[in-house]
c-di-GMP-I riboswitch aptamer from Ferrimonas senticii DSM 18821, 83 nucleotides, folded computationally. The sequence was found by an Rfam model in a public genome assembly. Model confidence (mean pLDDT): 86 of 100.
């Protein structure tokens, strides 16, 4: 140095939900709260859900731009330390 993370120490984030506030909306900040997580650090490249707008006569069509990282991959950094 990797990979890997029992046992434990130090701690860390923080669902739902409430509240204010943005937002067309999904969903986003703050705060209060903890459902949970060993990367629930960070990143919208792929894939995937979800919303908006446009076009069509319509479609299980087509295009656009958004949003979710606690959905998946995938990179990218990081604490501990048995085996």
């Nucleotide at each position: 140095c990797g990979a890997c993370u029992c046992u434990a120490a130090g701690g860390g984030c923080a669902a739902a939900c409430c509240u204010a506030u943005c937002g067309u909306g999904a969903g986003g900040u703050a705060g209060g709260g903890a459902c949970g997580c060993a990367a629930a650090g960070c990143g919208a490249c792929a894939g995937u859900g979800g919303a908006a707008u446009c076009u069509g006569c319509a479609a299980u069509g087509g295009a656009u731009u958004c949003u979710a990282g606690g959905c998946u991959g995938c990179g990218c950094c990081g604490c501990u330390g048995a085996g």